[in-house]
């Protein structure tokens, strides 16, 4: 010093689906229950290319859609950028 990893920010970017329908409380946003659509990127399951000689393990943005979500805003996987740790050569 160059690349990896992980944890943090008043820091930038970030998609897709009904502002559906019906009841019931409010003056309204709205909440609560039902219902029938729907999404796929919080979070969890599942499959396994693939790493590992075996074992043991680890492993997707793929399926599922439990959980969540379907104006805006909030949240958001991951990218980028600061800081701090560790780490190979």
């Nucleotide at each position: 010093a160059c690349g990896g990893c992980c944890a943090c920010g008043u820091c930038g970017g970030g998609a897709g689906a009904g502002a559906c329908c019906g009841g019931c409380a409010c003056g309204c946003u709205u909440g609560c229950c039902g219902g029938c659509g729907c999404c796929g990127a919080a979070g969890g399951a599942g499959c396994a290319a693939c790493c590992g000689c075996c074992c043991c393990g680890g492993a997707a943005a793929c399926u599922c859609u439990c959980a969540g979500g379907c104006a805006a805003a909030a949240g958001g996987a991951c990218c980028g950028c600061g800081u701090g740790g560790c780490u190979u050569u």